This is a predicted structure of a 121-nucleotide RNA (SAM riboswitch aptamer (S box leader)) from Acidipila rosea. The coordinates come from a structure-prediction model, not an experiment, and the mean pLDDT is 81.

RNA sequence: GUUUCAUGACGAGUGGCUGAGGGACGGGCCCUGUGACGCCACGACAACCGGCUUGAGCAAUUCAAGACAUCGGUGUCAACUCUCUCCCGGACUCCGGAAACGGAUAUGGGGAACAUGAGAU
Numbered sequence: 001g002u003u004u005c006a007u008g009a010c011g012a013g014u015g016g017c018u019g020a021g022g023g024a025c026g027g028g029c030c031c032u033g034u035g036a037c038g039c040c041a042c043g044a045c046a047a048c049c050g051g052c053u054u055g056a057g058c059a060a061u062u063c064a065a066g067a068c069a070u071c072g073g074u075g076u077c078a079a080c081u082c083u084c085u086c087c088c089g090g091a092c093u094c095c096g097g098a099a100a101c102g103g104a105u106a107u108g109g110g111g112a113a114c115a116u117g118a119g120a121u
Stems, first nucleotide, its partner, number of pairs: 001121008013042005021031003026084003043077003048073003052066005081113001086110004093104004
């Protein structure tokens, strides 16, 4: 780099250095000289993996449940992954209509993309 699976609900910031951008891309919207992004220090959040406990299993490099955030490896700490884009549904709301019904939206689901972890190559 490619690919598979899981998750993206909640949660958690101060200081120092630097000095103008940042929120992946495009639109929107937002953050930002009351100091962004980045780096460093310390702190915090969080059970993805290993390890631990319990159970299942003849057994396994198996399955399930649980505790732990210093036992170890990652990750994260504005806004739902900030939001929309593609597809399906969709109001008791709004618009049109005499009605049948049509349209729009709130909103729900999926996909794509992206991020993180674990595995494969």
Record summary:
It matches the Rfam family "SAM riboswitch aptamer (S box leader)". Rfam describes the family as follows. The SAM riboswitch is found upstream of a number of genes which code for proteins involved in methionine or cysteine biosynthesis in Gram-positive bacteria. The SAM riboswitch acts at the level of transcription termination control.